[in-house]
This record gives sequence, C1' cells and structure tokens, in this order.
RNA sequence: AUUCAUGCCGGCGAUGGGGCCCGCCCUUUAACCGCCGCGCCCGCGGCUGAUGGCUCCUACCCAUAA
Repeated sequence: AUUCAUGCCGGCGAUGGGGCCCGCCCUUUAACCGCCGCGCCCGCGGCUGAUGGCUCCUACCCAUAA
C1' cells in the first nucleotide's frame, strides 16, 4: 500500500468544507430559518457575516507590491 472479515455511526445552531469545543432538539411533533427603516399584517428599501466559538481550506470583497 492492497484485499477480506467483524464492530460502531442521529439532527440543528441566517451562504461551502475539515478538525476541536459549546449549546439545543430528538415527549408533545422538533431544535433552526440575521438586523434596520417605511407602509400596515403582508409588501418595499437598506446593512453585516462563509464560524454557535476557535482554527485551517475554498469562494467573494478591499488595499499594497511584483
């Protein structure tokens, strides 16, 4: 490195993936689905962020240098 056999495996946390940690839901049928303004119970306009938190990668944006 390859092959075979056996055992184990939940979901969610406003935009993707990996690792670690945290919270929530799985028994009342979930946990979850951002903010602001104006109209008025549903439309219009605007804003921040790829994290729940840390970190790495990818995508995007800004600045500088080659």
Predicted 3D model of a 66-nucleotide RNA (Fluoride riboswitch aptamer (crcB RNA motif)) from a Fidelibacterota bacterium. The model forms 100% of the base pairs in the Rfam consensus. The prediction has a mean pLDDT of 77.